A computed fold for a 103-nucleotide RNA from Taibaiella helva, annotated as SAM riboswitch aptamer (S box leader). Lineage of the source: Bacteria > Bacteroidota > Chitinophagia > Chitinophagales > Taibaiella. The prediction has a mean pLDDT of 78. Its Rfam family is "SAM riboswitch aptamer (S box leader)". Its family is annotated with regulation of gene expression in the Gene Ontology.
[in-house]
RNA sequence: UACUUAUCCAGAAAGGUGGAGGGAAAUGGCCCGAUGAUACCUUAGCAACCUAUACCAGAUAUAAGGUGCUAAUUCCAACUUGCACAAGCAAGGCAGAUAAGUC
Numbered sequence: 001u002a003c004u005u006a007u008c009c010a011g012a013a014a015g016g017u018g019g020a021g022g023g024a025a026a027u028g029g030c031c032c033g034a035u036g037a038u039a040c041c042u043u044a045g046c047a048a049c050c051u052a053u054a055c056c057a058g059a060u061a062u063a064a065g066g067u068g069c070u071a072a073u074u075c076c077a078a079c080u081u082g083c084a085c086a087a088g089c090a091a092g093g094c095a096g097a098u099a100a101g102u103c
Base pairs, nucleotide, nucleotide: 002102003101004100005099006098007097008096013043014042015041016040017039021032022031023030027077028076029075044070045069046068049066050065051063052062053061054060055058074095079092080091081090082089083088
């Protein structure tokens, strides 16, 4: 890098550095941002994929460790189908993220 499987409407922020755009990419919307965002570092926390422990052996509990995450549903839409045939609603697909595994 590619592939497979699972999950993605829950949850969880303070400090420091830094100084302009950012929310993955292209389009539209919406939002965050000099009252300092995004990013990086530290600490803290969330979660339970892997893992560890316990026994009641599970659709369990706890969380030391490996990851991950800590604005907004993956911020929303787009493409297809159905309903309404206006706003919109539901399902699916594409893309993406994370984990575990394979080559």